[in-house]
This is a predicted complex of two RNAs, RNase P RNA and transfer RNA, with 457 nucleotides together. The coordinates come from a structure-prediction model, not an experiment, and the mean pLDDT is 77. It holds a member of the Rfam family "Bacterial RNase P class A". By type it is a ribozyme.
């Protein structure tokens, strides 16, 4: 210098002028984001007739260790895949608990199988010899029959260990060496996991983002939650459901048992509530107001310490939008960035915009800056 | 703001749960029948299964992320 990888930051600046929303008596002061987005996870908070505690269903997660209020997030490590490397990617528990599926092709697809091929035997055949109702030997081409085999060919995403040698009629873990696989004394590591003496001739392919098994987590609804004030109306109606029950003790008060209905995912068990309902569906009527919730919080900045890191502890400092037909904007000037042009100059300046709040993830994003690492080439 | 559902030829829908061949009706086009049209009959074409990834040998189907569309939810009595 070129090419590549990773992590982080920034997201135009200043002034004038005309406006908008909040606060304030006024002067004046504050006023979008890294994603405010998607609403995909996790919480805070509020309610669900005093509970949010059990079992099953249902849903989610899934290597190991750590961080955190919590998480499906983050950090570190392991393993697998990929790349020449820096690095990147991985929903990464269990396939001898059980069930299911593996189309087409192919001989055979899960208790494997035999199409071609290879080999042995018998018969036929052919050739030669003895020699003449026949017999013997050889050949291995072909056909038929009875077997052996899985080395090779071929099919497939996948064919029941691979390579080499021995062995054999031909072959085969049949035997041997190496590799792989299974078990594994022992050693290292918190663990996932790694190494591995030795043993086993090999014995059980894939899919669990199919059902499922194991472990862990989850009660539901959501700020249109919820509480208060005010206004208005016909303070209404129809249908359905189950009731106000039964028994015992007691002089009375009352107590006990059984039963009915209801409780924000379903069922069961518990528990609580009700005794005209705080059961369900629908029709009709009124309002389109105000306040709280609502911004000081798992907050931000900075320093030190601990930790590889995520992060934590301690000290110091800061207070920073709060709308509701919904503010946060428009124009001008100068400077900055990019493009075009010899120049004057012209054009352009991303994605996008709060709505209860917070921690993450995902997606969108012009241009610029910083740091670290890898490869190649050159120079010293 | 919150919650739920759906994307398959031109239109309306199956298929998805349990993965291997995308099918039905209407419509379009061509032919036969008719003097002509309709009807009827025969035949043909037409689908990136919204989109991008992942799992798998294989994805319309299973999983995740985006895009688009639709529906529901105010309070009082």
């Nucleotide at each position: 210098g070129c090419g590549g990888a990773u992590g982080g930051c920034u997201g135009g600046a200043u002034g004038g002028u005309c406006g908008c929303g909040g606060g304030g008596a006024a002067a004046c002061u504050c006023g979008a984001g890294g994603a405010a987005a998607g609403u995909c996870c996790g919480g805070a908070c509020u309610c669900c007739a005093u509970g949010a505690a059990g079992a099953a269903g249902c849903g989610g997660c899934g290597c190991c260790g750590g961080g955190u209020a919590a998480c499906g997030c983050c950090c570190g490590g392991c393993c697998a895949g990929u790349g020449a490397a820096a690095g990147c990617u991985g929903a990464g528990g269990g396939a001898u608990a059980g069930c299911g599926c593996c189309a087409c092709a192919g001989a055979g697809a899960a208790c494997a199988g035999a199409c071609c091929g290879c080999c042995c035997c018998a018969u036929u055949u052919u050739u030669u010899c003895c020699g003449u109702u026949g017999g013997a030997a050889a050949a291995u081409c072909a056909a038929u029959g009875a077997g052996g085999u899985a080395a090779g060919g071929g099919u497939g995403a996948a064919a029941c260990g691979g390579u080499g040698g021995g062995g054999u009629a031909a072959g085969a873990g049949c035997c041997c060496a190496c590799c792989g696989c299974g078990g594994g004394a022992c050693g290292g590591g918190u663990a996932a996991c790694c190494g591995g003496a030795c043993c086993g001739g090999c014995a059980u392919g894939g899919c669990a983002a199919g059902c499922c098994c194991c472990g862990c987590c989850g009660g539901g609804a959501g700020c249109a939650a919820u509480g208060c004030c005010a206004a208005a109306u016909a303070g209404g109606g129809a249908c359905c459901g189950c009731g106000u029950g039964g028994g015992g003790c007691a002089u009375c008060c009352g107590c006990c048992c059984c039963g009915g209905g209801g409780g924000a995912c379903u069922u069961c068990a518990c528990u609580c509530c009700c005794a005209g309902c705080a059961g369900g569906u629908c029709c009709g009527g009124g309002u389109u107001g105000g306040c709280a919730g609502c911004a000081a919080a798992a907050a931000c900045c900075u320093a030190u310490u601990g930790g590889u890191a995520a992060c934590a502890a301690u000290g110091g400092g800061u207070u920073a939008a709060g709308a509701u037909g919904a503010a946060u904007g428009g124009c001008c000037a100068u400077c900055g960035g990019g493009g075009c042009g010899c120049a004057a100059g012209c054009c352009u300046u991303a994605c996008a915009g709060a709505a209860u709040c917070c921690g993450g993830c995902u997606u969108a994003c012009a241009g610029g800056c910083c740091a670290u690492c890898c490869g190649c080439a050159g120079u010293a | 703001c919150g919650g739920g559902g759906c994307g398959u030829g031109g239109c309306g829908c199956a298929g998805c749960c349990u993965g291997g061949u995308a099918g039905c009706g209407c419509g379009a086009c061509g032919g036969u029948u008719u003097u002509g049209g309709g009807u009827a009959c025969c035949g043909u074409a037409g689908g990136u299964c919204g989109u991008g990834a992942g799992u798998u040998c294989g994805a319309a189907u299973c999983u995740c992320g985006c895009c688009g569309c639709c529906c529901c939810g105010a309070c009082c009595a």